[in-house]
RNA sequence: GUUCAUCUUCAGGGCAGGGUGUAAUUCCCGACCGGUGGUAAAAGUCCACGAGCUUCUUUCGAGAGGUUGAUGCGGUGUAAUUCCGUAACCGACUGUAAAGUCAGGAUGGGAGAAGAUGUGA
Numbered sequence: 001g002u003u004c005a006u007c008u009u010c011a012g013g014g015c016a017g018g019g020u021g022u023a024a025u026u027c028c029c030g031a032c033c034g035g036u037g038g039u040a041a042a043a044g045u046c047c048a049c050g051a052g053c054u055u056c057u058u059u060c061g062a063g064a065g066g067u068u069g070a071u072g073c074g075g076u077g078u079a080a081u082u083c084c085g086u087a088a089c090c091g092a093c094u095g096u097a098a099a100g101u102c103a104g105g106a107u108g109g110g111a112g113a114a115g116a117u118g119u120g121a
Base pairs, nucleotide, nucleotide: 002120004118005117006116007115008114009113010112017029018028019027031101032100033091034090035049036048037047038046044089045088052067053066054065055064056063057062071087072086073085074084075083093104094103095102
């Protein structure tokens, strides 16, 4: 440096200020936020994964499948849809005055990250 096994811990942020209204952090003006791995160089918008929704199976622990949002231009550079500049865009379900941001499923699940012990070469 590395194989496999077991275990432990960790693993999501965000409506300031204002308008209308009986009522809205949900509408309107405006504000704010960005999980994980990868990629010649740092990514919410590239590639993939997770979460959500859903179908089938089920020994009810779970397993297999489906579905699942959004970026252009200019600049630098060997190299960047990732940096810099500028202008855009996107965000499950249930509840409620219509929600990416409130409440709830969730003291849940989880891509994965770090570490411990043992083990093989």